[in-house]
Context: one part of a larger RNA
RNA sequence: UGACGGGGGCCUGUACAAGCCGUGGAGUAUGUGGCUUAAUUCGAUCCACGCGAGGAACCUUACCUGGCCUUGACAUGCAUAUAGUAGAACCCUGAAAGGGGGACGAGGUAGCAAUACCUGUAUGCACAGGUGCUGCAUGGCUGUCGUCAGCUCGUGUCGUGAGAUGUUGGGUUAAGUCCCGCAACGAGCGCAACCCCUGUGUCCUGUUGCCACCCCUUUAAUGGGAGCACUCUGGACAGACUGCCUCGCUUCAACGAGGAGGAAGGUGGGGAUGACGUCAAGUCAGUAUGGCCCUUACGGCCAGGGCUGCACACGUACUACAAUGCCCGGUACAGAGGGAAGCAAGACCGUCAGGUGGAGCAAAUCCCAGAAAACCGGGCCCAGUUCAGAUUGUCGUCUGCAACUCGACGGCAUGAAGCUGGAAUCGCUAGUAAUGGCGCAUCAGCUACGGCGCCGUGAAUACGUUCCCAGGCCUUGUACA
Numbered sequence: 001u002g003a004c005g006g007g008g009g010c011c012u013g014u015a016c017a018a019g020c021c022g023u024g025g026a027g028u029a030u031g032u033g034g035c036u037u038a039a040u041u042c043g044a045u046c047c048a049c050g051c052g053a054g055g056a057a058c059c060u061u062a063c064c065u066g067g068c069c070u071u072g073a074c075a076u077g078c079a080u081a082u083a084g085u086a087g088a089a090c091c092c093u094g095a096a097a098g099g100g101g102g103a104c105g106a107g108g109u110a111g112c113a114a115u116a117c118c119u120g121u122a123u124g125c126a127c128a129g130g131u132g133c134u135g136c137a138u139g140g141c142u143g144u145c146g147u148c149a150g151c152u153c154g155u156g157u158c159g160u161g162a163g164a165u166g167u168u169g170g171g172u173u174a175a176g177u178c179c180c181g182c183a184a185c186g187a188g189c190g191c192a193a194c195c196c197c198u199g200u201g202u203c204c205u206g207u208u209g210c211c212a213c214c215c216c217u218u219u220a221a222u223g224g225g226a227g228c229a230c231u232c233u234g235g236a237c238a239g240a241c242u243g244c245c246u247c248g249c250u251u252c253a254a255c256g257a258g259g260a261g262g263a264a265g266g267u268g269g270g271g272a273u274g275a276c277g278u279c280a281a282g283u284c285a286g287u288a289u290g291g292c293c294c295u296u297a298c299g300g301c302c303a304g305g306g307c308u309g310c311a312c313a314c315g316u317a318c319u320a321c322a323a324u325g326c327c328c329g330g331u332a333c334a335g336a337g338g339g340a341a342g343c344a345a346g347a348c349c350g351u352c353a354g355g356u357g358g359a360g361c362a363a364a365u366c367c368c369a370g371a372a373a374a375c376c377g378g379g380c381c382c383a384g385u386u387c388a389g390a391u392u393g394u395c396g397u398c399u400g401c402a403a404c405u406c407g408a409c410g411g412c413a414u415g416a417a418g419c420u421g422g423a424a425u426c427g428c429u430a431g432u433a434a435u436g437g438c439g440c441a442u443c444a445g446c447u448a449c450g451g452c453g454c455c456g457u458g459a460a461u462a463c464g465u466u467c468c469c470a471g472g473c474c475u476u477g478u479a480c481a
Base pairs, nucleotide, nucleotide: 001481002480003478004477005476007475008474009473010472011471012470013469015465016464019428020427022425023424026319027318028317029316030315031314032313033312034310035309042052043051063305064304065303066302067301068300069299072127076126077125078124079123080122081121082120083119084118087104090101091100092099093098108117109116110115129294130293132292133291134290138288140283141282142281143279145277150189151188152187153186154185155184156165157164158163169180170179171178195271196270197269198268200238201237202236203235204234206232209228210227214225215224216223241265244259245258246257247256248255321421325380326379327378328377329376330375337368338367339366342361343360347356348355349354387418392413393412394411395410396409397408398407434457435456436455437454438453439452440451
């Protein structure tokens, strides 16, 4: 000087407390451990476990079994021999890969042509190839403490020196934020601001958007005309700064309570943004890369299987256990997205999943597209039920060469556990939690109940800092470095 202390002081945080909903019990989905296996590929373990994977039937695929290839699936080049215009339907064998044969066959440059360039084959070389090892050899990227308020430097001064000072102290802040003081004076990386979205207004913009007024039309801005007021689209600007006022406390910086004006008030709300460093943290399986290792195999191709295996254990979710509910009928209101190998209206067929066909649409125009909870009316009457839907049987639909291992969906039948969950434990302070649906990426299809977004309905509670946890500053002790 640090680190540590079941030392001390001050302070902060959904850390506790005050509340709300869960998890832990059930069934299922999914990931992991374990077990099993020919293989159940690999990595990740406070910061892994719906994670890499934003799509494992084949492919993917790295794993296993079997069948094949050996200058190789891919790159550049050399030597020798040989054949041929590149190519190539098709035939035999085979599970395919591979092996064997092969009708036909456009053309370029130099040259009359052979031939050379070019292509194939064979042999031999350099080499290719490796998801083989090492993340404790690395780059790059990432997690974590932590969006915590810290981390440093120059000069000066002090100290023999390691170092200290500044950065401590008194206040204040979300903040090393600002003020005052001070042997310090300044500066840098962080904080804040600048950036994006959102909330208000003005101006511009007027189709594909809008419809107040006017005309025609219709059940209806339904359709047409006229129009750009309004909504909206998306560009420019304005706006918020404790700027103004009062009281309290004040040297100052600020703070507390309230007010005016305002769409918004004290960082308005959200996002992006992550200092010096820590964990030899993670990644050699994204790619790159040193070293080591394999080279008729640890490389390459193919078929089938496996990654989906099941006594069990854990994590994360979904669905429930019901009456603030379930079922049936009626009826209303979104936002943000996607669409050409695509989205597909209306129509017809089918109980349904879906099928036939196809108007319109590279889209503010057409389509996906019915939002659902809510609301209105009716039924159920507290029961393992008109709750719940697992499991199983059977018949179908769709995607796709192909749904046996191993897809999703539909109809009928079946109707399991489950009556609110022990110890323990997660999240959340407002348009939040809770709850309801909608969309997208990946994608032929889908095991999506996941992930990322969008809107609808919409709470309760916070006295406070004693305690638990994490962190910051000061101080103290130390057999630690």